[in-house]
């Protein structure tokens, strides 16, 4: 010095003049007016998961339904994050992973190919054994028989290479690997590594259907609550082995009820006003300590939006990044200085907050890997 990989931060900044919210304080009867303080995001996006909070019983049991899938740790919880394992890509740094179960059932694997799983015989190899012909007695041929080692097809074809053995082969037998079983070592585990066995049929897909484990009441801030006002607690039909309890069935509970009738269903009518919920947190910053990390403990300190159709905003100069082109100056470099042009991303709160995933011009940082030059 190039190239990658992994990760953090910033995503304009000052000043001026106008002009908005909300919270506190002044003056006012009030309307207003004026001070001071604060004021969109790393994603506010999507509404994908997990919850805190409110309500519906007290959210209890089971079926269906859905949802997660190594192991072990964080967390308020997750389908997150950390770390490690097994698989897999990569020279590496590192990156992916919907990784329990195919010997419980189905089900599928197109086209080629002989054949695609209780699976094979196109092309070929043998021709020992048996039968017949035919012979220069070496053999020829053919019926009969054996074989799945070689080739063809393919994503994938009855472990893999190698020697032995056979007519010709083939775990048919031997040695290494594979794989199954045991049984030590190391680890919390998941698994790893030894050492002994056994020739060992049984493919692939579960992100097919299932099957096993573990998890899961609903709904949603316009959600709920309080206050105040107003009206017709009106009409009509159903109606008792009853009805109501908000995802679907059932069981147990709770509540009303049982004709003076709970409750469903339709038609009508009234009112829609102020508040609370509404931002003090599973908060934020900075230090120490544990921990590989994720985090978490101690302590110190701030208080950083709350609208209600929606406020955070304009306009003007200078700065500042980065193109692009001229010109000039040196030490000729990926260089400096002048002045001119264009840009200046993705994008805006609405109950909160962990996560995820998408969008992003441009600029800074830092750790590794690898390659190549010097010394």
């Nucleotide at each position: 010095a190039g190239u990658g990989u992994c990760g953090u931060u910033c995503g304009g900044g000052c000043g001026a003049c106008c002009g908005c919210a909300a919270u506190c304080g002044g003056u006012g009867c009030a309307a207003a007016c004026u001070g001071a303080u604060u004021g969109a995001g790393g994603a506010a996006a999507g509404u994908c998961c997990g919850g805190g909070c409110u309500c519906c019983a007290c959210a209890g049991g089971g079926c269906a339904c859905g949802g997660u899938g190594g192991u072990g740790g964080c967390u308020a919880a997750c389908a997150g994050c950390c770390a490690c394992c097994g698989g897999g890509g990569g020279c590496a740094a590192c990156c992916c992973u919907a990784g329990g179960g195919a010997a419980a059932g189905u089900a599928c694997c197109a086209c080629a190919g002989a054949a695609a799983a209780c699976a094979a015989a196109c092309c070929g190899c043998c021709u020992a054994a048996g039968c017949g012909a035919c012979u220069u007695c070496g053999g020829u041929c053919g019926c009969c028989g054996g074989c799945a080692a070689g080739g063809u097809u393919g994503a994938a074809a009855a472990g893999g290479c190698g020697a032995g053995g056979u007519a010709a082969g083939a775990g048919c037998u031997c040695a290494c690997c594979g794989c199954g079983c045991g049984u030590c070592u190391g680890g919390u585990g998941a698994c790893a590594g030894g050492c002994g066995u056994g020739g060992c049929a049984a493919g692939g897909u579960a992100a097919a259907c299932c099957c096993c484990a573990c998890c899961g009441g609903g709904a949603g801030a316009a959600a709920g609550u309080u206050c105040a006002c107003a009206u017709a607690g009106a009409g009509a039909g159903g109606g008792a082995u009853g009805g109501c309890g908000c995802g679907g069935c059932u069981c147990g509970c709770g509540c009303c009820g049982c004709u003076u009738g709970a409750c469903c269903u339709c038609u009508g009518g009234g009112u829609a006003g102020a508040g609370c919920g509404u931002u003090c947190g599973a908060g934020g910053u900075c230090g120490c300590c544990g921990g590989c990390a994720a985090c978490g403990g101690c302590g110190a300190u701030c208080c950083u939006a709350g609208a209600g159709g929606a406020a955070u905003g304009g306009u003007c100069g200078c700065c500042c990044u980065c193109u692009c082109a001229a010109g000039u100056c040196u030490u000729u470099a990926u260089g400096g200085c002048u002045g001119g042009a264009g840009a200046g991303a993705c994008a805006g709160a609405a109950c909160c907050c962990g996560g995820c995933u998408u969008a992003c011009a441009g600029a800074a940082c830092g750790a590794c890997a690898c390659u190549c030059c010097a010394c």
Molecule: Bacterial RNase P class A
Organism: Planctomycetota bacterium